This is a predicted structure of a 31-nucleotide RNA (Iron response element II). Rfam family: Iron response element II. The literature on the family includes a 2003 paper in J Hepatol by Lymboussaki et al., "The role of the iron responsive element in the control of ferroportin1/IREG1/MTP1 gene expression". Rfam's curators write: IRE, TFRC, SLC40A1, SDHB, SLC11A2, CDC42BPA, ACO2, ALAS2_H.SAPIENS, CDC14A, EPAS1, ALAS2, qoxD, Hao1, NDUFS1, transferrin, Aconitate. Rfam links the family to the GO term response to iron ion.

[in-house]
RNA sequence: UUAACAUCAGCAUCAGCGUGUGCUAUGUUAA
Numbered sequence: 001u002u003a004a005c006a007u008c009a010g011c012a013u014c015a016g017c018g019u020g021u022g023c024u025a026u027g028u029u030a031a
Base pairs, nucleotide, nucleotide: 001031002030003029004028005027006026007025009024010023011022012021013020014018
């Protein structure tokens, strides 16, 4: 630096309130 995963955390968003989406933070693993 990149990718994946986790969060009982924070913010934002909406054909629409969700087992949603995005961002941030922390941790773990791999390269």
Its mean pLDDT, the model's own confidence on a scale to 100, is 75.